[in-house]
Overview
Predicted 3D model of a 479-nucleotide part of an RNA (small-subunit ribosomal RNA, 3' major domain) from an uncultured prokaryote. The coordinates come from a structure-prediction model, not an experiment, and the mean pLDDT is 82.
Context: one part of a larger RNA
């Protein structure tokens, strides 16, 4: 100067508390760990590993085993030497496959006419390859404290110097925000703001959108002529600044309160992450120093694994019921995608889904929201709750669903009566709930991830205590 302190002062956060739903007990989905295995590929490990890298492990992917095979190699460039019946295409053989052997078509293009250039294979040789070792050699990217209010320079001035002032002090703020003060002046990374979505108005603009008068039609519908009013869509402006008023205050900064306004003092959300800390995290994204493999630690293929199952633990669905289920009608979104796609009325199937194939490169066409709402039943029960298991039939996607996919349909009808110790998340359009959609994707283990909208609360007395942080000050045998 820091760094601790079961020291002190203030201060702040879903940190306690008030409150709501959770986990921890059931199934079951997933990841881990253990164990097992020929392999069960690597990675990630208090918070900051554990629906994580993986926005999709039947084959592939695949880094792993076991088997077959290859050796200038599956891919790149160069140089040596031979072939041209160039490339290719099709057949036989043995194999699982890859290969290996062997046959028939096929008789390349320019050209200075020199078998010279291109291009192909072969053959040797330089290299290729390497998901192999170090993330403690590294770049780059990321978590993390923490969106916390902090991290520093210049010049000046105290100290013999390490350093200190500044950045302390009185008050404010979400903020090292601002104001007053002061041996300091001012400056720089940060906070804020500028940027995007989003709340209100207004101009412009009206098509694939919209339909107020005003006209045609229809069973019926913006269906048509029309209209730009309205809604919406996309651009450019405006709009919020403690401007206005009271009050309080050092009459500063700012606090409380009120009016206007669609919004009120940071309106709501998002991008955005200061010096730094954790030799955090990745050499398996990709780059890259070094070390190592070179008839293998490379490449090619077939099955097989990654999905094993006595347990343990995270994360999530789905319940245990009546504020519920079941059936029956009935209502009102946004966000998106859509061509090897999305698919509409019809028809055939209990369905899953089949036929067929209108429209749509899409504000036009395709994509029934669901909960809620009315109605009738159930009447507290292991049940008309609850759906695991497990038989049988089926359907789709693919070369191929055994290992190990995913939906349907009919039988089964398990644990489970609300969960010990402990323990998460959330202060509002927010929690809980309820559907819908995209990426990956042939399919699909999605209950997952990342948005969209619907309905929608309760509680905050306060800051003694648990944590995590700032900031001054003490103490120290610590650096």
């Nucleotide at each position: 100067u820091g760094a601790c302190g079961g020291g002190g002062a203030c201060c702040c956060g879903c940190a306690c508390a008030a409150g709501c739903g959770g986990u921890g007990g059931a199934g079951u989905a997933u990841g881990u760990g253990g164990c097992u295995u020929a392999a069960u590929u690597c990675g990630a490990u208090g918070c900051a590993a554990c629906g994580c890298g993986a926005a999709g492990a039947a084959c592939c992917u695949u880094a792993c085993c076991u088997g077959g095979g290859u050796u200038u190699g599956a891919c790149a460039u160069g140089c040596u030497u031979g072939u041209c019946g160039u490339a290719g295409u099709c057949c036989u053989g043995c194999g699982a496959a890859a290969g290996c052997a062997g046959g028939a078509c096929g008789u390349c293009a320019g050209c200075u006419c020199g078998g010279c250039u291109g291009g192909a294979c072969a053959u040797g040789c330089a290299c290729a390859g390497g998901u192999g070792c170090u993330g403690c050699a590294u770049g780059g990217c990321u978590g993390u404290c923490g969106u916390c209010a902090g991290c520093u320079c210049g010049u000046g001035u105290c100290g013999u110097g390490a350093g200190a002032u500044g950045u302390u002090g009185g008050g404010u703020u979400a903020a090292g925000u601002c104001c007053c003060g002061c041996a300091a002046c001012g400056a720089g990374c940060g906070c804020a703001a500028c940027c995007c979505c989003u709340g209100u108005g207004a101009a412009u603009a009206g098509u694939u959108g919209c339909c107020a008068g005003c006209a045609c039609g229809u069973a019926a519908u913006g269906g048509u002529g029309g209209g730009g009013a309205c809604u919406c869509u996309a651009u450019u402006c405006a709009g919020a600044c403690u401007g206005c008023c009271c009050a309080g205050a050092u009459c500063a900064a700012c606090u409380g309160g009120g009016a206007g306004g669609a919004a009120g003092g940071u309106g709501g959300g998002g991008a955005c992450g200061a010096c730094g800390u954790c030799a955090a995290g990745u050499c398996a994204g990709u780059a890259u120093g070094g070390c190592c493999c070179u008839u293998a630690u490379g490449c090619c293929u077939a099955g097989g694994g990654c999905u094993g199952c006595a347990c343990a633990c995270g994360u999530a669905c789905u319940a245990c019921a009546a504020u519920g289920c079941u059936c029956a009608g009935u209502a009102c979104a946004a966000u998106g995608u859509g061509a090897a796609c999305c698919g509409a009325u019809a028809c055939c199937g209990c369905g899953a889904g089949g036929u067929g194939g209108a429209g749509g490169a899409a504000a036009u066409c395709c994509u029934g929201a669901a909960a809620a709402c009315u109605g009738a039943g159930c009447u507290c029960a292991g049940u008309u709750c609850g759906g695991a298991u497990u038989g049988g039939a089926g359907g789709c996607u693919g070369c191929a669903a055994c290992u190990c996919g995913c939906c349907u349909c009919c039988a089964u009808g398990a644990a489970g009566u609300c969960g010990g110790a402990a323990u998460c998340g959330c202060u509002a359009g927010u929690a809980a709930u309820g559907c819908c959609g995209u990426a990956u994707c042939a399919g699909c283990u999605a209950c997952g991830a990342c948005g969209g909208c619907g309905u929608g609360a309760a509680u905050a007395c306060g800051u003694u205590c648990c944590c995590g942080g700032g900031u001054c000050u003490u103490g120290u045998a610590c650096a």

Overview
Its Rfam family is "Bacterial small subunit ribosomal RNA". The RNAcentral record of the full RNA draws on ENA.